[in-house]
RNA sequence: GCGAUCGAAGGGGAUGGGGUCCCCCAAAACCGCCGAUAAGGCUGAUGACUCCUGCCGCGUG
Numbered sequence: 001g002c003g004a005u006c007g008a009a010g011g012g013g014a015u016g017g018g019g020u021c022c023c024c025c026a027a028a029a030c031c032g033c034c035g036a037u038a039a040g041g042c043u044g045a046u047g048a049c050u051c052c053u054g055c056c057g058c059g060u061g
Base pairs, nucleotide, nucleotide: 010025011024012023013022016052017051018050019049020048021047032042033041034040
């Protein structure tokens, strides 16, 4: 230096956690919308599907 076997293998996708899939990133990716960068207001626990939990409103007891 080459080959074989075994092992390991990150972060992120606007509010918590699990499963599958997809996408982005190597100090970057990412950190919602309206409004003026303010005051103020609005939506959403997902990137997609799905489950659990939490929150709000209504109804009933």